Model confidence (mean pLDDT): 77 of 100. A computed fold for a 115-nucleotide RNA from Granulicella sp. S156, annotated as SAM riboswitch aptamer (S box leader). The organism belongs to Granulicella, within Bacteria. The sequence was found by an Rfam model in a public genome assembly. Of the family's consensus pairs, 94% are formed in the model. Rfam family: SAM riboswitch aptamer (S box leader). From the family's description: The SAM riboswitch is found upstream of a number of genes which code for proteins involved in methionine or cysteine biosynthesis in Gram-positive bacteria.
RNA sequence: AUUUCAUGCAGAGUGGUUGAGGGACGAGCCCUGUGACGCCACGACAACCGGACAGAACACAGUACCGGUGUCAACUCUCUCCUGACUGUCGUUUUGGCAUCGGGGUACAUGAGAU
Numbered sequence: 001a002u003u004u005c006a007u008g009c010a011g012a013g014u015g016g017u018u019g020a021g022g023g024a025c026g027a028g029c030c031c032u033g034u035g036a037c038g039c040c041a042c043g044a045c046a047a048c049c050g051g052a053c054a055g056a057a058c059a060c061a062g063u064a065c066c067g068g069u070g071u072c073a074a075c076u077c078u079c080u081c082c083u084g085a086c087u088g089u090c091g092u093u094u095u096g097g098c099a100u101c102g103g104g105g106u107a108c109a110u111g112a113g114a115u
Stems, first nucleotide, its partner, number of pairs: 001115008013042005021031003026079003043072003048068004052063002055060001076107001081104005087099004
């Protein structure tokens, strides 16, 4: 880098440092000098992988004890493509647009594998 599988409506922050941006892209909306992003320390959450432990074993589920990651504003912040429902509204008879709620897809993120 490509690819496969799983998960993505739950949960969890303080201090130091720096000093203007950040939330992947576009649009929206939001966070931010009452200090963003990044980095460091400590802490927390979670339970993807390995180990440990008890259930005879397998399968399976569990504990959160050790190790490897991950995460700690907003559902992946929302939407974009396809589709379903109901109500409202707008314009034309059918039908369509917008708003609301849902399903799927794409993309992205994380983990575990493969090449």